[in-house]
Molecule: Glycine riboswitch aptamer
Organism: Sphingomonadaceae bacterium
RNA sequence: GCUGGCCAUGCGGGAGAGCGCCCUUUCGAGGGGCCGCCGAAGGAGCAACCGCCCCGGAAUCUCUCAGGUCAAAGGACCGCGUGGACAGG
Numbered sequence: 001g002c003u004g005g006c007c008a009u010g011c012g013g014g015a016g017a018g019c020g021c022c023c024u025u026u027c028g029a030g031g032g033g034c035c036g037c038c039g040a041a042g043g044a045g046c047a048a049c050c051g052c053c054c055c056g057g058a059a060u061c062u063c064u065c066a067g068g069u070c071a072a073a074g075g076a077c078c079g080c081g082u083g084g085a086c087a088g089g
Stems, first nucleotide, its partner, number of pairs: 002088001006084008018035001020034005036069003042065001043063003049057003
């Protein structure tokens, strides 16, 4: 100095689901209650797979606690750029 992986960060892309009913309201999905729905923040659970003495380990799977259900914000993940600590060649 380089590649891949990891972490952080900037920019871009980024889905799903009732503007439901009632009350209230400064009339703005603002506030409260009641159901329905969604899964890609987070969280939890699971294998005939892996390791294995006991047992442990996963996801874009499952659940829906949380969150969301006009817009905004957020958003797993992806691309590009920058920085950092490592291992290897």